[in-house]
RNA sequence: UGAGCAGGCCGGACGGCCGCGGCGGGCUGAAAGCCGCGAACUGGAAGUUCGUCGAGGAAAGUCCGAGCUCCACAGGGCAGGGCGCUUCGUAACGCGAAGGCGGGGCGACCCGACGGAAAGUGGCACAGAAACGACACCGCCUAAGAGGCGCGCGGAGACGCGCGAUCUCCGGCAAGGGUGAAAAGGUGCGGUAAGAGCGCACCAGCGGGCUGGAGACAGCCCGGCUGGCUAAACCCCGCCCGGAGCAAUUCCUAAUAGGGGAGCGAUGGAGUGGCCCGCUCCGCUCCCGGGUUGGAAGCUACAGGCGUACGGCGACGUACGUCGCAGAGGAAUGGCCGUCUCGGGAUGUCGCCCUUUAGGGCGCGCCUAGACAGAACUCGGCUUACAGGCCUGCUCAGAAC
Repeated sequence: UGAGCAGGCCGGACGGCCGCGGCGGGCUGAAAGCCGCGAACUGGAAGUUCGUCGAGGAAAGUCCGAGCUCCACAGGGCAGGGCGCUUCGUAACGCGAAGGCGGGGCGACCCGACGGAAAGUGGCACAGAAACGACACCGCCUAAGAGGCGCGCGGAGACGCGCGAUCUCCGGCAAGGGUGAAAAGGUGCGGUAAGAGCGCACCAGCGGGCUGGAGACAGCCCGGCUGGCUAAACCCCGCCCGGAGCAAUUCCUAAUAGGGGAGCGAUGGAGUGGCCCGCUCCGCUCCCGGGUUGGAAGCUACAGGCGUACGGCGACGUACGUCGCAGAGGAAUGGCCGUCUCGGGAUGUCGCCCUUUAGGGCGCGCCUAGACAGAACUCGGCUUACAGGCCUGCUCAGAAC
């Protein structure tokens, strides 16, 4: 200097004018209430003024987990669903941290749907002899055996003897070749008629032992030599799981019709996500008709933010201190102007520098706030989108000293 990896932050600033929503204070003060009138009192609509607060890192997705609300005796079982290496963190989780093993990358680092194939069932197309009872296509051997053929020798001949894996049969092989993603653990040496863990060395797997570690696992030693893969196929095993949801729900005011009819009906009906048992309640279904309109709460103080100290590798925890950071209700934070800064754009008979020309860079001048994108009960996560800028640490490459 360039290219990367991991983490964090910002994602405009300042000023002026006008305009919004919540909360609080001041001034002013309507309706209404009070035996009739008046006064006082209660009451606070509307107005005005001052102060203060007012969208995000994802507010998105609605994928998980909860807080909260209601239902259900909230219990047991089946089905169903989730997770799946170890240990920890957390209110909890399918999340996070640290580690183990496997894979990718030169590396910093990143990824993992990571229990079980010896409980069972299924699949491995095509090719290939053969893909789970593994009949051997091409081939190698012929030690021992049978027949033929060929050659040599002997013999008058019949025939006899010997040689020859040359052919057929019997027999041996799974080493070599071929096919394939994968084929009787892999590579090599010895051995053998030719071969084979048949034997040996190293490695993988499996079984056993010792050591280290909290553990997943790792290292070492011994052993017989040993036929797969697939469970994001069904399945088995272990652990976990009530349901519905803020359109949950609670209350107030007012008022109606707590109405009418039909059917089922305690050997019944309803509730409890599905089914069974259990339990609770006494009704359930359909039709006609009425009430419904409005207001308040839930609705923002919390598993909260920030700081310090201690403990811990870390996620995080404990203690102390400090702060209050939107609560709308068809939905508020906006509009205009000026200046500055970062970035971008076009380009000027301008200036400077580099350059043979062409062209390039910097300054001034001109235009331009410019990515993804708006709470709606809240919080912890995950996932997705994101122009540009800054900071910290680390890796690789090149060059110079």